Predicted 3D model of a 73-nucleotide RNA (c-di-GMP-I riboswitch aptamer) from a marine sediment metagenome.
The RNAcentral record of the sequence draws on MGnify.
The model forms 94% of the base pairs in the Rfam consensus.
Its mean pLDDT, the model's own confidence on a scale to 100, is 86.

RNA sequence: GAUAAAGGCAAACCCGGAGUAAUCCGGGGACGCAAAGCCACGGAUCCGCAUAAAGGAUGGCCGGGCUGCCGAA
Numbered sequence: 001g002a003u004a005a006a007g008g009c010a011a012a013c014c015c016g017g018a019g020u021a022a023u024c025c026g027g028g029g030a031c032g033c034a035a036a037g038c039c040a041c042g043g044a045u046c047c048g049c050a051u052a053a054a055g056g057a058u059g060g061c062c063g064g065g066c067u068g069c070c071g072a073a
Base pairs, nucleotide, nucleotide: 001070008033009032013028014027015026016025017024018023031060037066038065039064041063042062043061044058045057046056047055
């Protein structure tokens, strides 16, 4: 970060499974993504709960760290 090239990932939804839940995994499927690759460190949000707490989840909410393809402006 380009009207480039080679590629990559996969939202919603559906099916099956795990979990109290948030949500996650596999298959299908593509809304999109220059890191939509990895890390839960900080913030934020969600679950947990009558209210809390322990704990959990979200990286495709933001910030940050590490790594990676191409090489026009």